The RNA shown here (THF (Tetrahydrofolate) riboswitch aptamer) has 95 nucleotides and comes from uncultured Pseudobutyrivibrio sp. Model confidence (mean pLDDT): 77 of 100. Its Rfam family is "THF (Tetrahydrofolate) riboswitch aptamer". For this family Rfam cites "A eubacterial riboswitch class that senses the coenzyme tetrahydrofolate" (Ames et al., Chem Biol, 2010). The source organism's lineage runs through Bacteria, Bacillati, Lachnospirales, Lachnospiraceae and Pseudobutyrivibrio. The sequence is in RNAcentral, with records from MGnify.
Parts: sequence; structure tokens; C1' cells
RNA sequence: GCAGAGUAGAAUUUAAAGCGUUAAGUGCUGUUUGCACAGGGAGUUGGCAGAUGGACGAAGGAUGUUACCGCGGUUUUAAAUUCGCAUCCCGCUGC
Repeated sequence: GCAGAGUAGAAUUUAAAGCGUUAAGUGCUGUUUGCACAGGGAGUUGGCAGAUGGACGAAGGAUGUUACCGCGGUUUUAAAUUCGCAUCCCGCUGC
């Protein structure tokens, strides 16, 4: 000098267990606070979370009232697959 590896995490699918169906949640958005970002350091106008507002908005059926069949851009967990430090410096592996 050239090439490469590696994280947190994210997405999708499947399964299981829940929650809601008396509408919470999900998705969109204002304000504010905090957190994380490869082995080390720095780190955004990007990511995530909490608090508090705004707009929008839904699939129930059946019934033996206990269960059941559904539904929700629903939650969690597990598995598989895919993606994966904004960026900068150093380090690591190979040549």
C1' cells in the first nucleotide's frame, strides 16, 4: 500500500404462549429526557428507549356463558434466513 474479518442490533418467515376485540396495541407526528453504535478512541442531521401531547383508526361470528372459530400493519420467546459499526483515526488477519 492492497484485500479481508468481526458487534450491538434490525427485517422477514414459521411455531408456541399471551393481550385486545367494552380498542389498548401497531403505524404517523410535536416537545422533552436518556441510551447504544465491531478490539480501542471519537461520533452525526442516522438508530433505539422513556415521559407527555396531536391527528387518524379496526371484524367479528357463534355459544353450552365455559370453551370454540376468527380478526389485529398486536406483545413476548424460540428457530431459520437476510442485512449490519453514517463517518474518521488506531488496532487485528492475509499478501